[in-house]
The RNA shown here (Bacterial RNase P class A) has 349 nucleotides and comes from Marinicella algicola. Its mean pLDDT, the model's own confidence on a scale to 100, is 77. The RNAcentral record of the sequence draws on ENA. The organism belongs to Marinicella, within Bacteria. The same sequence occurs in records of 2 taxa. Rfam family: Bacterial RNase P class A. Gene Ontology terms of the family: ribonuclease P activity, tRNA processing and dimeric ribonuclease P complex. About the family: Ribonuclease P (RNase P) is a ubiquitous endoribonuclease, found in archaea, bacteria and eukarya as well as chloroplasts and mitochondria.

RNA sequence: UGAGUUGGCUGGGCAAUCGCGGUUGUAAAAUCGAGGAAAGUCCGGGCUCCACAGGGCAAAGUGCCGGAUAACGUCCGGGAGGCGUGAGCCUACGGCCAGUGCAACAGAAAGAUACCGCCUGCUUUGCAGGUAAGGGUGAAAUGGUGCGGUAAGAGCGCACCGCGCAACUGGUAACAGUUGUGGCAUGGUAAACCCCACUUGGAGCAAGACCAAAUAGGAGAGCUAUGGUGCGGCCCGUACCGUUCUCGGGUAGGUUGCUUGAGAGGCGCAGCAAUGCGUUUUCCAGAUGAAUGAUUGCCACAUCGUCCUAACCGAUGUACAGAACCCGGCUUACAAGCCAACUCAGCUU
Numbered sequence: 001u002g003a004g005u006u007g008g009c010u011g012g013g014c015a016a017u018c019g020c021g022g023u024u025g026u027a028a029a030a031u032c033g034a035g036g037a038a039a040g041u042c043c044g045g046g047c048u049c050c051a052c053a054g055g056g057c058a059a060a061g062u063g064c065c066g067g068a069u070a071a072c073g074u075c076c077g078g079g080a081g082g083c084g085u086g087a088g089c090c091u092a093c094g095g096c097c098a099g100u101g102c103a104a105c106a107g108a109a110a111g112a113u114a115c116c117g118c119c120u121g122c123u124u125u126g127c128a129g130g131u132a133a134g135g136g137u138g139a140a141a142u143g144g145u146g147c148g149g150u151a152a153g154a155g156c157g158c159a160c161c162g163c164g165c166a167a168c169u170g171g172u173a174a175c176a177g178u179u180g181u182g183g184c185a186u187g188g189u190a191a192a193c194c195c196c197a198c199u200u201g202g203a204g205c206a207a208g209a210c211c212a213a214a215u216a217g218g219a220g221a222g223c224u225a226u227g228g229u230g231c232g233g234c235c236c237g238u239a240c241c242g243u244u245c246u247c248g249g250g251u252a253g254g255u256u257g258c259u260u261g262a263g264a265g266g267c268g269c270a271g272c273a274a275u276g277c278g279u280u281u282u283c284c285a286g287a288u289g290a291a292u293g294a295u296u297g298c299c300a301c302a303u304c305g306u307c308c309u310a311a312c313c314g315a316u317g318u319a320c321a322g323a324a325c326c327c328g329g330c331u332u333a334c335a336a337g338c339c340a341a342c343u344c345a346g347c348u349u
Stems, first nucleotide, its partner, number of pairs: 001345010012299007020033005035320001039331002042329005047204004054236004059200005064078005079093001080091004094195002099193002101189002115135002117131006143161006162184001163182008208256004218247006227241004263282008300318006
């Protein structure tokens, strides 16, 4: 100097004028007023109701180990496998000797063989026997490399690697290493069915609560205590004594829930970290057809005018996008700009 990796921050600023909503105030006024994702509705909860709410089956979710958290399918640290020169990144990562499936075509053969080849013999252009080292097919063909051996070969034997078993060492563990032993492949696949371990009531702020007003104390059908209804499906249990469906009529207005929270910031301590504890400061939207906007001027940044560097001047532009009960995550979108650490390459000293 260039190219990368990881993490974090901002996301226009200032002033004036007019305008909108909340709170306080008699009033004048004062003060506050969309996000890092508010998006997606993919997870988890808080809260409300069923409802006093248990057990089992089925169903669904997660899946290496250890932690964090209110919880999670999230996050942190570690292990194994893979990618990258590297900083780093990815993983739907329990089990195939519990069982059942699947692997088309090609190929001789896909729960395992002999097409070509090699060797030996013979009645010799073919036949018989042996072989699985070489070649072909395929995603996958009786572990790999080398040496010996053999008629030719083959773990047939040996060395190393790999695999299985056992012991020891390190680690909380997943795992890693060392030593010994065995010629050793009873293949692959579970985001195939399945098995194992752990977890799980349902519905949702249009949940619910209260007030006011209006209407038809309407009509029909079914079950009715050996019954009916409630609890997503089924069973047991349990509570209550009525309940289900169809047609028709009235109202749909107001208040509340509604923002003080698993809240945010600073400092200290503990921890590799996620995070926790202590202390201190602070209140930062609550709308309801849905508020937070418009205009002007200056500044900032980017691009172009412009042949070289800069300045001046001019023109154009400044992203993704708007709360609706609240919170913790994940995923997706994003013009422009800033900061820190680390890696690689080149050059110079």